[in-house]
């Protein structure tokens, strides 16, 4: 010190309710626990997915600009414990 996940102290919080922002995904705030050993934290790392109100293109239909998800996956950094 890295890998690793037994045990112990914690830790976060999904779906759902409620109030809120927002056009919408979706965000916050409380309640709630499905479940995570990084479900800390980066969307200007990269891929994927949601949205499309307003603008772009199109004959349309759509595509894309816009916006968002870190609990999609990969990658980078911080990080509590310390048996095999």
């Nucleotide at each position: 010190c890295a890998c690793c996940g037994a045990a112990a102290c914690g830790g976060c919080a999904a779906a759902c309710c409620a109030a809120u922002c927002g056009a919408a995904a979706g965000g916050u705030u409380g309640g709630g626990a499905c479940g995570c050993a990084a479900a800390g934290c980066u969307a200007u790392a990269g891929g994927g997915c949601c949205u499309g109100a307003u603008g772009u293109u199109u004959u349309a239909g759509a595509a894309c600009a816009u916006g968002g998800c870190a609990g999609c996956c990969u990658a980078g950094c911080c990080a509590c414990c310390g048996a095999a």
Molecule: c-di-GMP-I riboswitch aptamer
Organism: Vallitaleaceae bacterium